Annotation:
The RNA shown here (Bacterial large signal recognition particle RNA) has 264 nucleotides and comes from an Anaerolineae bacterium. The organism belongs to Anaerolineae, within Bacteria. Its Rfam family is "Bacterial large signal recognition particle RNA". Gene Ontology terms of the family: SRP-dependent cotranslational protein targeting to membrane, signal sequence recognition and signal recognition particle, plasma membrane targeting. Of the family's consensus pairs, 91% are formed in the model.
RNA sequence: UCGUGCUAGACGGGGAGCUGGCGGUGCCCUGUACCCGCAACCCGCCAUAGCGGGGUCGAAUUCCCCUCCGAGGGCCGAGCCGUUCGAUACUGCCGGGGUCAAGUGGUGUUGAAGAUCGGGUCCUGCGCGGCAGGAGCCUCCAAACUCCGUCAGGUCCGGGAGGAAGCAGCGGUAAGGAGCCCCUCCUGGGUGCCGCAGGAGCGCCUGGUCGGAGCCGGUUGAUCCGGGUAAGCCGUGCGGGGCGAUUCGACGGGGGGUGCACGA
Numbered sequence: 001u002c003g004u005g006c007u008a009g010a011c012g013g014g015g016a017g018c019u020g021g022c023g024g025u026g027c028c029c030u031g032u033a034c035c036c037g038c039a040a041c042c043c044g045c046c047a048u049a050g051c052g053g054g055g056u057c058g059a060a061u062u063c064c065c066c067u068c069c070g071a072g073g074g075c076c077g078a079g080c081c082g083u084u085c086g087a088u089a090c091u092g093c094c095g096g097g098g099u100c101a102a103g104u105g106g107u108g109u110u111g112a113a114g115a116u117c118g119g120g121u122c123c124u125g126c127g128c129g130g131c132a133g134g135a136g137c138c139u140c141c142a143a144a145c146u147c148c149g150u151c152a153g154g155u156c157c158g159g160g161a162g163g164a165a166g167c168a169g170c171g172g173u174a175a176g177g178a179g180c181c182c183c184u185c186c187u188g189g190g191u192g193c194c195g196c197a198g199g200a201g202c203g204c205c206u207g208g209u210c211g212g213a214g215c216c217g218g219u220u221g222a223u224c225c226g227g228g229u230a231a232g233c234c235g236u237g238c239g240g241g242g243c244g245a246u247u248c249g250a251c252g253g254g255g256g257g258u259g260c261a262c263g264a
């Protein structure tokens, strides 16, 4: 060096999660890689950390170590976007009120402000009117007997003349009812373009006189006070995508290493 037979080892790995920890089942990445059984209300183990059974390859493209690259995952940070809750009202936005009277507008010599004298609006009483209610007046109805008048018939008294009570009917009336609502009286009011008298007089409306140039504050502006609103801002939690840092890290690239026996 070659051949044969073995052995270590390999026949996938990784991330998050779970766990005291490790590995697996399930999820995800990588990408192709023996089979069977077990497992989330878990399963098997303990730093030699899946267990049990079977199979193939086998010292190298396949095993081991270092390094580079780096899919993907975890964790952290600042800022951005969306959103929850809170705080506050500085900016922004939306209302309210006061003052000023510069702009604008209105009003004023057909007379402003101011002053003064009246009237109205308001209240009370009275008169008149109106309305409402009641009573009266007027009309009608109205008593089987216990209301009135007249009382046929009949009844009673009387010798008679005559007298008496009296039903029905007729006429009338009372209580009561109905109508009228013209008239009279009484009562009432959130009654009246009405009248008289008194009161009250803040405000508003209106007239006269004096007066002789301002007045009003709609609007813009200035300024002050006060209210609302979370869009910006502040705090807080959650989510999203990108960035930075860190950690684990598959696949892949490069470098290095790797046993025993026999024979030639």
Base pairs, nucleotide, nucleotide: 001264002263003262004261005260006259009057010056011055012030013029014028015027020046021045022044023043024042034054035053036052037051038050063257064256065255066254067253068252072248073247074246076244077243080240081239082238083237085235086234088230090232091231092229093228094227096225097224098223099222100221102220103219104218105216106215107214114210115209116208117207118206119205120204121203122199123198124197125196126195127194128192129191131188132187133186134185135184136183138179139178140177141176147172148171149170150169155164156163157162